THF (Tetrahydrofolate) riboswitch aptamer, 109 nucleotides, folded computationally. It was read from a public genome assembly, where an Rfam model found it. The prediction has a mean pLDDT of 79. Of the family's consensus pairs, 90% are formed in the model.
RNA sequence: GGAAGAGUAGCCAAGGCGCGUCAAGUGUUGCGAAACGGGACGUUGUUCGCAAACGAAAGGGCGGGGAAAUCUGUCUCCCGCGUCCUGCGGUGCCGCGGCGCGUCCGCUC
Numbered sequence: 001g002g003a004a005g006a007g008u009a010g011c012c013a014a015g016g017c018g019c020g021u022c023a024a025g026u027g028u029u030g031c032g033a034a035a036c037g038g039g040a041c042g043u044u045g046u047u048c049g050c051a052a053a054c055g056a057a058a059g060g061g062c063g064g065g066g067a068a069a070u071c072u073g074u075c076u077c078c079c080g081c082g083u084c085c086u087g088c089g090g091u092g093c094c095g096c097g098g099c100g101c102g103u104c105c106g107c108u109c
Base pairs, nucleotide, nucleotide: 004108005107010099011098012097015094016093017092018091019089020088021087028052029051030050031049032048033047034046038105039104040103041102042101058086059085060084061081062080063079064078065077
């Protein structure tokens, strides 16, 4: 001097454990702040705070009561319960696996 390569924030996501379903969370918009390959500049993305608007999927089951009936039970009506099951939520955390810096310098070979 040349060639090749690694690593950030983070994204998707098998799987696991939860939360909500009595609506928190997620998502959207605006303002502000922070961190973000080893360094510099910068991009994309992320997180946090405040404010605003918007806004959802339950069913079974279980318990109690009433009516009817009456041997028990079933059906039906009302009330209650996420304790259980199946769902639902642009749901939280962990996470196999996959993906993941533009320029210059640095690093490995």